[in-house]
A computed fold for a 72-nucleotide RNA from Vicugna pacos, annotated as transfer RNA. Its mean pLDDT, the model's own confidence on a scale to 100, is 83.
Formats: sequence, structure tokens, C1' cells
RNA sequence: GAGGGUGUAGCUCAGCAGUAGAGCACCUGGCUAUCAUGCAGGAGGUCCUGGGUUCAAUCCCCAGUACCUCCA
Repeated sequence: GAGGGUGUAGCUCAGCAGUAGAGCACCUGGCUAUCAUGCAGGAGGUCCUGGGUUCAAUCCCCAGUACCUCCA
């Protein structure tokens, strides 16, 4: 320098155009002699950035950017 892939909750990841979710972690309650496990509830999001298409974009298109991978 060229190609491909991935950016979504604190972490790991779903979500094939119509209200953004799960597990773990965190908080509260309850349980317990206590702790843990397990149970119930809750909080937590600029969906990497900027444009475009569309009635409507996390999703499609373009550019940028960070990381991974491969070629040179």
C1' cells in the first nucleotide's frame, strides 16, 4: 500500500427497515443464625462518527475512524 471482517448496556454477544434485548456483573427486596447458591424486582444505551436513501435506518448506500485478519 491492496483485500476482507468487526464496532450495540460495565463485560461477552443477539437483533435480516416499524417501541433496542439476553447472559454475566451492579443495586434493592425477600430467604438464611451468617455467607454463598437459587428467587422476585430495578437501574444502566448518542446502537463508533458524519452524510445519503426511505413515511420510517442498529439494519441499506457512501466517506471517515479504531481494532482484528490476510496479501504484498

It matches the Rfam family "tRNA". By type it is a transfer RNA. NCBI's taxonomy places the organism under Eukaryota, Eumetazoa, Gnathostomata, Boreoeutheria, Vicugna. The sequence is in RNAcentral, with records from Rfam.